A computed fold for a 594-nucleotide part of an RNA from Syntrophaceticus schinkii, annotated as large-subunit ribosomal RNA, domain I. The prediction has a mean pLDDT of 81. The source organism's lineage runs through Bacteria, Bacillati, Bacillota, Thermoanaerobacterales and Syntrophaceticus.
Context: one part of a larger RNA
RNA sequence: CGCAUAUGGUGGAUGCCUUGGCGUCAGGUGCUGAAGAAGGGCGUGGUAAGCUGCGAAAAGCCUCGGGUAGCCGCAAACAGGCGUUAAUCCGGGGAUACCCGAAUGGGGAAACCCGACUGGGCUAAAACCCAGUCAAUCCUUACUGAAUCCAUAGGUAAGGAUGAGCAACCGGGAGAACUGAAACAUCUUAGUACCCCGAGGAACAGAAAACAACCGUGAUUCCCCAAGUAGCGGCGAGCGAACGGGGAACAGCCCAAACCUUAAACGUGUCAAGACUGUACUCGUUGCGUUUAAGGGGUCGAGGGGCGUAAGAGGGAUCCGGUACAGCGGAUCCGGUGAGCAAAAAGGCUCCCCCUUAGGGGAAUAGACCUGGAAAGGUCAACCGAAGAGAGCAACAGUCUCGUACCCGAAAAGGAGAGCACUCACCUGUUACGAACCCAAGUACUGCGGGGCACGUGAAAUCCUGCAGGAAUUCGGGAGGACCACCUCCUAAGGCUAAAUACUACCUGACGACCGAUAGUGAACGAGUACCGUGAGGGAAAGGUGAAAAGCACCCCGGGAGGGGAGUGAAAAAGAACCUGAAACCAUAUGCUG
Numbered sequence: 001c002g003c004a005u006a007u008g009g010u011g012g013a014u015g016c017c018u019u020g021g022c023g024u025c026a027g028g029u030g031c032u033g034a035a036g037a038a039g040g041g042c043g044u045g046g047u048a049a050g051c052u053g054c055g056a057a058a059a060g061c062c063u064c065g066g067g068u069a070g071c072c073g074c075a076a077a078c079a080g081g082c083g084u085u086a087a088u089c090c091g092g093g094g095a096u097a098c099c100c101g102a103a104u105g106g107g108g109a110a111a112c113c114c115g116a117c118u119g120g121g122c123u124a125a126a127a128c129c130c131a132g133u134c135a136a137u138c139c140u141u142a143c144u145g146a147a148u149c150c151a152u153a154g155g156u157a158a159g160g161a162u163g164a165g166c167a168a169c170c171g172g173g174a175g176a177a178c179u180g181a182a183a184c185a186u187c188u189u190a191g192u193a194c195c196c197c198g199a200g201g202a203a204c205a206g207a208a209a210a211c212a213a214c215c216g217u218g219a220u221u222c223c224c225c226a227a228g229u230a231g232c233g234g235c236g237a238g239c240g241a242a243c244g245g246g247g248a249a250c251a252g253c254c255c256a257a258a259c260c261u262u263a264a265a266c267g268u269g270u271c272a273a274g275a276c277u278g279u280a281c282u283c284g285u286u287g288c289g290u291u292u293a294a295g296g297g298g299u300c301g302a303g304g305g306g307c308g309u310a311a312g313a314g315g316g317a318u319c320c321g322g323u324a325c326a327g328c329g330g331a332u333c334c335g336g337u338g339a340g341c342a343a344a345a346a347g348g349c350u351c352c353c354c355c356u357u358a359g360g361g362g363a364a365u366a367g368a369c370c371u372g373g374a375a376a377g378g379u380c381a382a383c384c385g386a387a388g389a390g391a392g393c394a395a396c397a398g399u400c401u402c403g404u405a406c407c408c409g410a411a412a413a414g415g416a417g418a419g420c421a422c423u424c425a426c427c428u429g430u431u432a433c434g435a436a437c438c439c440a441a442g443u444a445c446u447g448c449g450g451g452g453c454a455c456g457u458g459a460a461a462u463c464c465u466g467c468a469g470g471a472a473u474u475c476g477g478g479a480g481g482a483c484c485a486c487c488u489c490c491u492a493a494g495g496c497u498a499a500a501u502a503c504u505a506c507c508u509g510a511c512g513a514c515c516g517a518u519a520g521u522g523a524a525c526g527a528g529u530a531c532c533g534u535g536a537g538g539g540a541a542a543g544g545u546g547a548a549a550a551g552c553a554c555c556c557c558g559g560g561a562g563g564g565g566a567g568u569g570a571a572a573a574a575g576a577a578c579c580u581g582a583a584a585c586c587a588u589a590u591g592c593u594g
Base pairs, nucleotide, nucleotide: 001594002592003591004590005589006588007587008586009585015579016544017543020515021514022512023511024510025509026508027507028506030503031165032164039100040099041098042055043054044053046078047077050074051073061094062093063092064091065090066089070082071081072080105114106113107112115134116133117132118131119130120129121128136162137161138160139159140158141157142156143155144154169200170198171197172196173195180187184234210217211216221248222247223246224245225244231239232238252496253495254494259296260295261294262293263292264291265290266289267288268287274283275282276327277326278325279324280323281322301474303439304438305437307434308433309432310431311430315334316333317332318331319330320329321328335427336426337425338424339423340422348420349419350418351417354415355414356413357412359408360407361406365381367380368379369378370377382399383398384388390402391401392400445469446468447467448466449465450464451463455481476491477490478489479488480487531538532537551578554565555564556563557562
């Protein structure tokens, strides 16, 4: 030195545990922001480094409820306090809320620097300090106001809006490649990813210029089927409907125009046209035309509306159309009917029931003995049960604690529902005839170039539009998959619209043949921390004494570290480098072998 055995050291595997994660389901909730957000910086405690909370009123202030004996966060200790005159704690509302940040008085290398004005404090006066205001753009209103008379441009002020953030969901703009095609170019991946803009609790869509097929349906959205069908496709890879049927949910409306009235501006115009009609007066820069604005009117497809005439119907009152009478027309109010608590128009009030944001009540062994450090275990004997879900308590508890079943509860705020005032609509609508005024224009449509439709240019309709051309107004126009005829359906070029649908950051509850500290989130622990990087960014390791600190008074060795006694404890071979404590590795003792 090697091997074996034993005893230790080192090390932290394994077992057990779980404060943390992962996933699913259900319900709720769903926007925040110039009244300064989200997110930060810096402060803030008697002692205070970190986390948490809070903001110079700073682990907090006021108020209204709940709740009850303790409290001054994690987190010990000392010091000092608070609390039954109800604290701490929980919930509703409010106050305060430094600096940065859209950041907005100006600047700036974020958390800093420098101002102006008004008011106040200090001062002899300043400096200085405190409070408020001061960004930009757009809209509205008012005042002011050039060249240039009116006016306009411009200027000033007040009020309002916007800006930024946000997990996914939504609409729009812009838009890949790897990949597949067993290579690759059309194609596919895919209108996916990424980027940008915008909105909401949902968004989008939506009341037929729709489908259908000679029968009919009757806005949109979503689900199931139709159907991997019809089709598309280097007819390759692949892509992939609709009609129709069954369900969920249901809701329909408003304008533009014709025409009428009023107002303003401009133009025109002179004794006549005209002022609703008739008669009589009166007026006559009244009138007429154009434009603009407001009100009325009107909204449709067996076309609708307006205009004219006629019919007939229609509650009342007042007023107006230069005056009087008659007629005609219009407006307002009252009344009646219907509808809605906001889709078609907006802001309020009340109510009790319901829901949310704190909570409350809640049965039955302080049973006996045994083992044990400890009883919930064992033996015996009881009880409750609308409660034998679960967790905790020194081992395994229906009856010890918290709970559980079941029942109850809100001053305040919010939600939902109902109702009221209120608002809206209708009560002048209808019919017939006439006439031909209106019915959304650089639109429809056409050509060229593209895109999108399941549809790759194809026989390619339908939809969108970059360029060019360019209609009609109901005897009009579009569609029915080239196109034409017939037939049928519909009425474009304006707008609004709940529900059924999508998602889940956030809140609550439940569950798991999910993990159990190299797992499960990157993160069970002061984790997006330490650390790395100029930066974008990258990104850890690290859990366990014991039932309870009872965390070893005191003595001994030692400078200390550490150890030996004593003591605590069931255990100290549980002593904080602390449960269990494998292996590698190291050492000691003994034996064997060369």